This is a predicted complex of two RNAs, RNase P RNA and transfer RNA, with 427 nucleotides together. The coordinates come from a structure-prediction model, not an experiment, and the mean pLDDT is 77.

């Protein structure tokens, strides 16, 4: 120079002049001051803060998580190892717990898919281009998958029938908090599939700001019903306790206001302590709060792309995905153009 | 906000617990009947099963992700 990986980041701005919300302050008509969308505000796919629903304690069901540690309020997230597969590497991906608890499934094809012999080889006998019995699973054929591979030796031809190496599987010993790894030893071994019921471990109350609290107005504290060793009360079921009257139809009134609502498991700077996620102290900052629901229009300038010329310049266009609605830590998806780190790999010079 | 749904030929709509040929209707095209159309026989042709991605030999169906659309819920006493 080119290809790559891995990370953080900007996505417009400056003035002026109208105009729109909220906060403070005034002399309250009105002025002046400050301040006003996002890295994903998206999807609502997770955690919770926060708020009702008298409460408690056992069971079971449902759901969710899954390799081992650590981080957090807290997860299905983050870090950082481990095993297994990709890649030439930087690096990436895993829905990663058990198939020996137990049940299911493996179509066609093939001799057979919880089990065998179609072809072949080998021996033995006949009525000898074939046929009949034994034995055998290395050799082929079917398949996605066929009696652990692979080589030697053995054999009547074979077979872990023996040996060496290797996978599996048990079991000793060291290392590591663990997952696991590494060496040694042993008779030789029938698969796969849990994103298939399942079993094991951990975990888990239900609804959700339209939650709920208050205040104001009407109107019919109206009709009926069902339960009293019954109902209902924080689980979809039981069971204990402990509380109270509880449900369930039908009709009527209201559809207005306030609040919740922004000071937070908030951010920025340092220092220490951890590989790191991440913590602890210590200094500063306040940075939207709307209600049919505000943040915007004009001008000129700059900035960035992108085409074109008469290339230190000019001239035209363009500037991505996309708008908070109770808040926060995540995952997931869109997103033109850009800037910067730190690493790898090829070529070329030195 | 929250819970439950659908998506398969030109249209409507089945498809179980994963392999078989993606059924069936109307619509279309030929061919037969008919004097000529229409019914009505007979036969064909027509599918990346919303998109991507995974598991698995094997996916329409199992999972995840994303697009579109469809219904129900909400106050007082």
């Nucleotide at each position: 120079u080119a290809a790559g990986u891995a990370g953080a980041u900007c996505g417009g701005g400056u003035g002026a002049c109208c105009g729109c919300c909220g906060c403070g302050a005034u002399u309250u008509a009105a002025u002046c001051g400050g301040g006003g969308a996002g890295g994903a505000a998206a999807g609502u796919c997770c955690g919770a803060g926060c708020u009702c629903c008298a409460c408690c304690g056992g069971g079971c069901a449902g759901g969710a998580u899954g390799c081992c540690g650590g981080g957090u309020a807290a997860c299905a997230c983050c870090c950082g190892g481990g095993a297994g597969g990709g890649g030439u590497g930087a690096c990436c991906c895993u829905a990663c717990g058990g198939a020996a608890a137990g049940u299911g499934c493996c179509a066609c094809a093939g001799a057979a898919a919880c089990a065998u012999a179609c072809c072949g080889u080998c021996c033995g006998c006949c009525u000898c281009a074939g046929g009949c019995g034994g034995a055998u699973a290395a050799g082929g054929g079917u398949g996605a998958a066929a009696u652990g591979g692979u080589g030697a030796g053995g054999u009547a031809a074979g077979a872990g029938c023996u040996c060496a190496c290797c996978a599996g599987c048990g079991g000793g010993c060291a290392g590591g908090u663990a997952a696991c790894u590494g060496u040694c030893c042993g008779g030789c071994u029938g698969g796969g599939u849990a994103a298939a019921c399942c079993c094991c471990a951990u975990c888990u109350g239900g609804a959700g700001c339209a939650a709920g609290a208050c205040c104001a107005a009407a109107u019919a504290g109206g009709a009926g019903g069902a339960c009293u060793c019954a109902u209902g009360g924080a689980u979809g079921c039981c069971c204990g306790g402990c509380c109270a009257g509880u449900c369930c139809u039908c009709g009527g009134g209201u559809u207005g206001g306030u609040c919740g609502c922004u000071u937070g498991a908030u951010c920025u700077c340092g220092a220490u302590g951890g590989u790191a996620a991440c913590a602890u102290c210590g200094a500063g900052a306040c940075u939207a709060g709307a209600g049919a629901g505000a943040u915007g229009g004009u001008c000129a300038c700059c900035a960035u792309c992108c085409g074109c010329c008469u290339u230190a310049g000019g001239c035209g266009g363009a500037u991505a995905c996309a708008g908070a609605a109770c808040u926060c830590g995540g995952c997931u998806u869109a997103c033109a153009g850009g800037u910067c780190u730190a690493c790898u790999u090829a070529a070329c010079c030195c | 906000g929250u819970g439950a749904g659908u998506g398969u030929a030109g249209c409507c709509g089945a498809g179980a617990g994963g392999u078989u040929u993606a059924a069936g209707g109307c619509g279309c095209c030929a061919g037969g009947u008919u004097g000529u159309g229409g019914c009505c026989c007979u036969g064909g042709a027509g599918a990346g099963c919303g998109a991507g991605g995974g598991u698995u030999c094997g996916a329409a169906u199992c999972c995840c992700u994303c697009c579109a659309c469809u219904c129900a819920c909400c106050c007082c006493a």
Rfam match: Bacterial RNase P class A.